SAM riboswitch aptamer (S box leader) from a soil metagenome, 109 nucleotides, folded computationally.
[in-house]
RNA sequence: CUCAUCGAGAGCGGCCGAGGGACGUGGCCCGAAGACGCCGCGGCAACCAGCACCGAUCUUGCAUCGGAAGAUGCGGACCGGUACCAGGUGCCAAUGCCCGUACGAUGAG
Numbered sequence: 001c002u003c004a005u006c007g008a009g010a011g012c013g014g015c016c017g018a019g020g021g022a023c024g025u026g027g028c029c030c031g032a033a034g035a036c037g038c039c040g041c042g043g044c045a046a047c048c049a050g051c052a053c054c055g056a057u058c059u060u061g062c063a064u065c066g067g068a069a070g071a072u073g074c075g076g077a078c079c080g081g082u083a084c085c086a087g088g089u090g091c092c093a094a095u096g097c098c099c100g101u102a103c104g105a106u107g108a109g
Base pairs, nucleotide, nucleotide: 001109002108003107004106005105006104011041012040013039014038015037019030020029021028023100024099026098027097042092043091044090047088048087050084052082053081054080055079057077058076059075061074062073063072064071065070096103
């Protein structure tokens, strides 16, 4: 920089100690009955990877048929779909809390 997603889902314990919910002279919430953050464990989900099956396209390989053109089957490449799994990420107050022609987060390239 590009693409996809961001109304579903999933919390306990320990430490810390004052703000926090990205941004805003806005709203509304969370927070000394300890938020936010960090660590441990647990969980959610299924973007990528893996695995299986199905389908499309291509095929310079092999086999069969054919006078040839080519066709069919197997194999290979690539793309898509479905199921499984949970390896790499991610996530576990509120629709990304709301509002915002803005911005951001996560994944893949």

Notes
The RNAcentral record of the sequence draws on MGnify. The model forms 96% of the base pairs in the Rfam consensus.